Predicted 3D model of a 1422-nucleotide RNA (small-subunit ribosomal RNA) from an uncultured bacterium.
RNA sequence: UAAACGCUGGCGGCGUGCAUAAAACAUGCAAGUCGAACGGAUGGCUUCGGCCAUCAGUGGCGGACGGCUGAGUAACACGUAAGUGACCUACCCUUGAGUGGGGAAUAACUGCUCGAAAGAGUGGCUAAUACCGCAUACGCCCGCGUCUUCGCCGACGCGAGGAAAGCAGCAAUGCGCUCGAGGAUGGGCUUGCGGCCGAUUAGCUAGUUGGUGGGGUAAUGGCCCACCAAGGCAAUGAUCGGUAGCUGGUCUGAGAGGAUGAUCAGCCAGACUGGGACUGCGACACGGCCCAGACUCCUACGGGAGGCAGCAGUUAGGAAUUUUGCGCAAUGGACGAAAGUCUGACGCAGCAACGCCGCGUGGAGGACGAGGGCCCUCGGGUCGUAAACUCCUUUUCCAGGGGAAGAUGGUGACGGUACCCUGGGAAUAAGCCCCGGCUAACUACGUGCCAGCAGCCGCGGUAAUACGUAGGGGGCGAGCGUUGUCCGGAUUUACUGGGCGUAAAGAGCGCGUAGGCGGCUCAUUUAGUCGUGCGUGAAAUACCCCGGCUCAACCGGGGGGUGUCGUGCGAUACUGGUGGGCUUGAGGCUGGUAGGGGGAAGUGGAGUUCCCGGUGUAGUGGUGGAAUGCGUAGAUAUCGGGAGGAACACCAGUGGCGAAGGCGGCUUCCUGGACCAGUCCUGACGCUGAGGCGCGAAAGCGUGGGGAGCGAACUGAAUUAGAUACUCAGGUAGUCCACGCCGUAAACGAUGGGUGCUAGGUGUCGGGGGUAUCGACCCCUCCGGUGCCGCAGCUAACGCAUUAAGCACCCCGCCUGGGGAGUACGGCCGCAAGGCUAAAACUCAAAGGAAUUGACGGGGGCCCGCACAAGCGGCGGAGCAUGCGGAUUAAUUCGAUGCGACGCGAAGAACCUUACCUGGGUUUGACAUCACGGGAAAACUCGCAGAGAUGCGGGGUCCUUCGGGGCUCGUGACAGGUGCUGCAUGGCUGUCGUCAGCUCGUGCCGUGAGGUGUUGGGUUAAGUCCCCUAACGAGCGCAACCCUCGGGGUCCGUUGAAUAUUUGUCUCGGGCCCGACUGCCGCGCGCAACGCGGAGGAAGGUGGGGAUGACGUCAAGUCAGCACGGCCCUGACGUCCAGGGCGACACACACACUACAAUGGCCGGGACAACGGGUCGCGCUUGCCCGCGAGGGUUGGCCAAUCCCUAAAACCCGGUCUCAGUUCGGAUGGCAGGCUGCAACUCGCCUGCUUGAAGCUGGAGUUGCUAGUAACCGCGGGUCAGCAUACCGCGGUGAAUACGUUCCCGGGCCUUGUACACACCGCCCGUCACACCACGAAAGCCGGCGACACCUGAAGCCGUCGGGCGAACCAGGGGCAACCCUGGAGGCAGACGUCGAGGGUGGGGUUGGUGAUUGGGGUGAA
Repeated sequence: UAAACGCUGGCGGCGUGCAUAAAACAUGCAAGUCGAACGGAUGGCUUCGGCCAUCAGUGGCGGACGGCUGAGUAACACGUAAGUGACCUACCCUUGAGUGGGGAAUAACUGCUCGAAAGAGUGGCUAAUACCGCAUACGCCCGCGUCUUCGCCGACGCGAGGAAAGCAGCAAUGCGCUCGAGGAUGGGCUUGCGGCCGAUUAGCUAGUUGGUGGGGUAAUGGCCCACCAAGGCAAUGAUCGGUAGCUGGUCUGAGAGGAUGAUCAGCCAGACUGGGACUGCGACACGGCCCAGACUCCUACGGGAGGCAGCAGUUAGGAAUUUUGCGCAAUGGACGAAAGUCUGACGCAGCAACGCCGCGUGGAGGACGAGGGCCCUCGGGUCGUAAACUCCUUUUCCAGGGGAAGAUGGUGACGGUACCCUGGGAAUAAGCCCCGGCUAACUACGUGCCAGCAGCCGCGGUAAUACGUAGGGGGCGAGCGUUGUCCGGAUUUACUGGGCGUAAAGAGCGCGUAGGCGGCUCAUUUAGUCGUGCGUGAAAUACCCCGGCUCAACCGGGGGGUGUCGUGCGAUACUGGUGGGCUUGAGGCUGGUAGGGGGAAGUGGAGUUCCCGGUGUAGUGGUGGAAUGCGUAGAUAUCGGGAGGAACACCAGUGGCGAAGGCGGCUUCCUGGACCAGUCCUGACGCUGAGGCGCGAAAGCGUGGGGAGCGAACUGAAUUAGAUACUCAGGUAGUCCACGCCGUAAACGAUGGGUGCUAGGUGUCGGGGGUAUCGACCCCUCCGGUGCCGCAGCUAACGCAUUAAGCACCCCGCCUGGGGAGUACGGCCGCAAGGCUAAAACUCAAAGGAAUUGACGGGGGCCCGCACAAGCGGCGGAGCAUGCGGAUUAAUUCGAUGCGACGCGAAGAACCUUACCUGGGUUUGACAUCACGGGAAAACUCGCAGAGAUGCGGGGUCCUUCGGGGCUCGUGACAGGUGCUGCAUGGCUGUCGUCAGCUCGUGCCGUGAGGUGUUGGGUUAAGUCCCCUAACGAGCGCAACCCUCGGGGUCCGUUGAAUAUUUGUCUCGGGCCCGACUGCCGCGCGCAACGCGGAGGAAGGUGGGGAUGACGUCAAGUCAGCACGGCCCUGACGUCCAGGGCGACACACACACUACAAUGGCCGGGACAACGGGUCGCGCUUGCCCGCGAGGGUUGGCCAAUCCCUAAAACCCGGUCUCAGUUCGGAUGGCAGGCUGCAACUCGCCUGCUUGAAGCUGGAGUUGCUAGUAACCGCGGGUCAGCAUACCGCGGUGAAUACGUUCCCGGGCCUUGUACACACCGCCCGUCACACCACGAAAGCCGGCGACACCUGAAGCCGUCGGGCGAACCAGGGGCAACCCUGGAGGCAGACGUCGAGGGUGGGGUUGGUGAUUGGGGUGAA
């Protein structure tokens, strides 16, 4: 907000209510009235004269108002202000004059006729305020004349012409009638100004523009006609197209504006569609007429009837809009003398929360707070004084009673209404939306990217304040939300009030038309401008004041205000107009200067290529490397000669010229512009510039030339996964010239032109002046150009800054989110290519600018690290061990997955472990706590059944301070879960990384993010230290403090050793202390930090090793170590048991072990450790016995510097083997044994004999290590009944190499680019495929609209005709008269003609729909 929809709904007042189909309408009503205009009819009455009532008709007035609608209309339609000397106006008011005397008809009625009807025809009678002559008439009308006057106004005169009606009343009189004048009211016409969109509509116009004359009208006018002229309109937007009734107002807005035009009011337009006139004061007439058309209805088929965009109502359409109500009581209208009649105007009522306003649904009290709901940390909290309950009130409601105003005399539809009184009783009355942010209001459950929400951002993938429900809360309240629309916010079309270097935006450049703007001064004018008066700007609305309904809404009164309006007067600064003057803007003149400015002709040398000739020989050329190519038919190279085309090295510049594009050898000719000096002339002649015209790189096009080099396309060679590229060898158009097109560009300073003003510094080009000088050097200075730096100022920042992007003015161009798209369609241009102009649908919630911090870069600089390099040894090949993947399985439990999972969790799976599988059991449970009740069993032991768990049976039967306790059974709470979520978590851990970084306070800088500090110069292992410094300090890290190893001192000490017999020594262990700090010397360096060298020292520049891991990163790992939120299971996902599995095996990977052998294997002999462990133990191999051996038996020692494990091994000496699948290697297999253990089948370890596999040093690739390190060698320990090639430790032997930082990997600091920020494992482009959407093209097909030409042509107006008809008047005739006849005027019908709605035909125009197919575009999960 004229609303609609959803949920809900108590009352009253005042308003509002078909926005769509100007679609179609059943039915009723909405315009009649007058008998005091007239004749009559019917009924009644009658004193018989007539009267009363009603009524059709004639006649008058009114049906042109009121009511409805908004189709059409872009127009003098509307608004506003004027004009009308170009006009009209019934009824009303004022006023003047008049109202005499005649005539002829006709409805009604009646006879006849036609028709279904509607209705019609004809004969006859009749009245009037109906009709027609005559008379009279002014100030009326027409013509003429005179005066006045600009004039058709006015005054006077003459001539011609034109009126009338009566009715009522006893009467007075009243009401009418006619002709004038004036007024009032209402209108017609004309004009200025004002208010929509489109230029992808640019030209329109033939009655068109004007004139003369006429017609027509109330009136001007091309309104119409004839003739004449050729005009008129348009970029200040004509014409055409689209849209639209206009206004007062209404909504919004601070205003300016924007939007709108319901209700109310003014105007216009329309009345089924189109056309037309008649009547009338008024109409081209909503409820009149004629015609045509469409539609509906009636019909006897011949013909007729109708028009709700009046009030109700119906159907339709639609999201949607009411009663077929009451009354003329009021207000207003028509008629009437009046009574009165009519009035769907109007007054009321009804329906609709549609809007606005008001009221209510109760008020007070009432618990440290009921019940119930919800939440909960289980304590409680909250709904909540809320309820109950007590007291009170009665608006509303119900019942009863009274009862208006509106009415000035009568009359009240509303209405027994409003209002008042009495009684009754808390009684009849609350919902809707929201609660993530914007935005006020939070929890629980359910759901699990599902269902759904959503205005924007966005929520939902198992803890959702965002979905649904509930509790609670917030907002509003008879409403609340949603949707639509408009304004606002939006200075986001910017007049107020914006912009254009990089965000969208300066036209490629110039010349110039219209237009806009314009120097100093004098005069004049007063158009703009300003002031003031007058007029107008309707009412209503809005604002202020006052008042009436109880308040308010609503209504009444008063006031003020409102215009780009008209007009009078005044002002004259500024702008404009006109006239005059001036010189500073502009131009000219004289003298000079610089220049790749332009055009034409000529000319020169160097180089390339080609041709000829000479010398000369095998290559050349080219590349990252090559090849194609060229070359023994003589290339390349080199010398001489010649031809031809193109471009002009050095000078050359950051320099010059030009408007821009652009311009570069030299000379000549022609030619444009600029600058300097002089200050002689003109006197504003200027600036800009829509259209227009011209110029305009390269490429491209046309015709004709030319063609050396270069070189799209093309060919070949390479590169590559490919290589339609980059590189190479060739090469055609083209590049060049002439003429003609094209007209674009990152045509850029991404910065339009002009003028003025606003600190400087420093280069450079051209010219001048001054000073000085030998001087053109230098210095100072002026003008013009061209650069850099920089202040104020500006800017979002970057940056600009007298060459502005600063401060101002003038003019032009351009912009208004991204994509679609500079595209389509249309138009213009072009030979074409294409250019210029330039949308929409659809789609997105961004696209973009500048700067910041990071991250990243096959960017840069500096620097580290076993990172590379230099070395040594491995892995990758073999066999085996272990782990993992895979596949398998009843199960092969689970986790770990690049580095940073894979001999990892596991520091030791035969049962157990064990979490898995199969089967068998069990249910308060294997384990914990509590409550209640019961029991005297249970443990233990024996037997039986069973695989066992377990079951059955026998034995066995508790302690006590008497309170109870222990045990057990039953019940209930609960236990239990290695079930899920490491992406809900704690804790712990890995990793970058022992890398040198990460931050804070205060200050300073920046609009801000943020920066500075922390950068820089040195130095270090180090953000280590020093110096500098808008920073100064500080914290977490680094270092040090701790442990250990290395030297010494001292104290203590046993169970050690040696000597040895009492002391010292050695060794060892423990405690405390010393020692190392660049302290000293020299050199280098800012003489700072520090570096290099040296001395001394056990040790030297952090001495070696360890512990120690900043802010953080990886949603890294772990719910199966533990803890823990949530979820799930509860006769099982718990628990017990047996057996099996975790040990399987076609494969694949990782970490190890052992090897492949002679630096070795084997045999014999010999030597030297350290760390550790041991009573459920170590165990004495030679203390003894047995066994080849593993081991067994027996017996000592040791709770350990005492005893044992214990032998160390590599090594040394001697011997043997002699290069072989071996005396290498030991896998695999067989047999026989040993040990542990309840038990070695699946599935342990060891011994002996035997067997003796692969393997002869390992592809691509890959790993560790910088010194007591690598490598090699053995030893111990933990785990453990047993089981070690693994792990954690220990010692022994004991190297090589590092030039160096280019490269690989990782990292640190500074810097740079960025379209990345889940951060390069990022981002992202295009084709193709699929789906959907909108659009363009398209052979065509189908409509709409408005013109044009021709044909036809209704009604009707006008005209013409005259053979039809023909009361009044005239003339003639007849008749006594009434009247009749003839002719004429006027009239009617008819015919013809012009115009003419509509219809038909035709060719075009424009606009829309649709269209096989086709084109690009947009969107879509991975």
Annotation: The sequence is in RNAcentral, with records from ENA and SILVA.